SAM riboswitch aptamer (S box leader), 114 nucleotides, folded computationally. The coordinates come from a structure-prediction model, not an experiment, and the mean pLDDT is 82.
[in-house]
RNA sequence: GUGUUAUCAAGAAAGGUGAAGGGAUUAGACCCAGUGAAGCCUUAGCAACCCUCCACUCCAGUGGAGUAGGUGCUAAAUUCUACUUUUUAUUUUUAAUAAUUAGAUAGAUAACAA
Numbered sequence: 001g002u003g004u005u006a007u008c009a010a011g012a013a014a015g016g017u018g019a020a021g022g023g024a025u026u027a028g029a030c031c032c033a034g035u036g037a038a039g040c041c042u043u044a045g046c047a048a049c050c051c052u053c054c055a056c057u058c059c060a061g062u063g064g065a066g067u068a069g070g071u072g073c074u075a076a077a078u079u080c081u082a083c084u085u086u087u088u089a090u091u092u093u094u095a096a097u098a099a100u101u102a103g104a105u106a107g108a109u110a111a112c113a114a
Stems, first nucleotide, its partner, number of pairs: 002113007013043005021032003026082004044074003049070002051066006078106001083103002087099005
């Protein structure tokens, strides 16, 4: 890097270093940032995917508790929109615009696999 499965509106920041960008990518919107961005380091925290323990079990799993360990995460829903679709409103009516519903795609994270 690829595939499968699960989750993604909850939660949780200080210090040092650094120096102008950052919010995955493209476009638009909207935000964060010299009251110091990204990156890196330290400490702390959140969560409970793996994990540990307990109970139940139709043996597939389900529920509860825990946080030592492996990851992850610690602005805003994965910041929002884009493709399809539901409903409604408007007027410019073979439609357009706006709002809205459910999905898809893409992405992130974990576990497993070849």